The part of an RNA shown here (small-subunit ribosomal RNA, central domain) has 350 nucleotides and comes from an uncultured bacterium.
The RNAcentral record of the full RNA draws on ENA and SILVA.
The coordinates come from a structure-prediction model, not an experiment, and the mean pLDDT is 89.
Context: one part of a larger RNA
RNA sequence: UUGGGUGUAAAGCGCGUGUAGGCGGCUGGGUAAGUUAGAUGUGAAAGUUCUGGGCUUAACCGAGAAAGUGCAUUUAAAACUGCCUGGCUUGAGUCUCGUAGAGGAAGGUGGAAUUCCCAGUGUAGAGGUGAAAUUCGUAGAUAUUGGGAGGAACACCGGUGGCGAAGGCGACCUUCUGGGCGCAGACUGACGCUGAGACGCGAAAGCGUGGGGAGCAAACAGGAUUAGAUACCCUGGUAGUCCACGCGGUAAACGAUGGGUACUAGGUGUAGGGGGUAUUCACCCCCCCUGUGCCGAAGCUAACGCAUUAAGUACCCCACCUGGGGAGUACGGCCGCAAGGCUAAAACUC
Repeated sequence: UUGGGUGUAAAGCGCGUGUAGGCGGCUGGGUAAGUUAGAUGUGAAAGUUCUGGGCUUAACCGAGAAAGUGCAUUUAAAACUGCCUGGCUUGAGUCUCGUAGAGGAAGGUGGAAUUCCCAGUGUAGAGGUGAAAUUCGUAGAUAUUGGGAGGAACACCGGUGGCGAAGGCGACCUUCUGGGCGCAGACUGACGCUGAGACGCGAAAGCGUGGGGAGCAAACAGGAUUAGAUACCCUGGUAGUCCACGCGGUAAACGAUGGGUACUAGGUGUAGGGGGUAUUCACCCCCCCUGUGCCGAAGCUAACGCAUUAAGUACCCCACCUGGGGAGUACGGCCGCAAGGCUAAAACUC
């Protein structure tokens, strides 16, 4: 390489938009590039295979034939693929109506709590722990009442509930804005799927500039514990956590499961929408679509398990794997302010 694979053994890019490319619905006509069949030419010799022959045999040698999967030219076929040209509506999309939602961005507002400040009451403790101590407090703490300041987060509702491509999103109001779902029609007429590169988004920590700083808290200091204790526990505490703008681009970025389409028993819960039956109305009950869970048939799986949200049955496209260590490292390149990221070996060794 071929093959076989990628939930947990090595292996699905963190996620999307999309270029090239690959693949692509039903139907009519044309063409004949692919495809199929025939003919002709060529496919050197040697070699190979077959036939018969020459050295006493064989090896060896010489003769004839075949094969030579290929290429070119030409004739024909038109099912399939391609190309050209028509048509269609079921794939895809648009519009009208309705609908749920922590989807995104900006601005504003609110209450509880912590801390701090001021004032009142009040007096000797408070705090903390396994027990203590460091610490705070007679310069009046802790507790309690009233007032004020400031920052951050939004209890209950809250739910294997919802929304989003993923990361992620939770007080309330307003503005701007993306997507989804349902019902019925109307319209476009294959406009589709995937997607190497590319581009964009991307938790936390981190970086730059400027703000902000209540609580928490790496580092750090002290008190304990201990043989030691650069820890676990305690008292403090700076970056940071927050905001604006820019950078960074990684995670057990996980469902450890790429995307799309079709098909293949059921049962049960839940969220959104629609229909039917019934009804004064609303429930209850039955059915359909979309999402999200649990349990399970066939089937699959090394097993665990998966099972219409597949890890089943198939097809299309992309990414990735190929013994362990060395190593996601060195070198080189690209990116970055840096930290570092991406790409990515070998010697050697088992």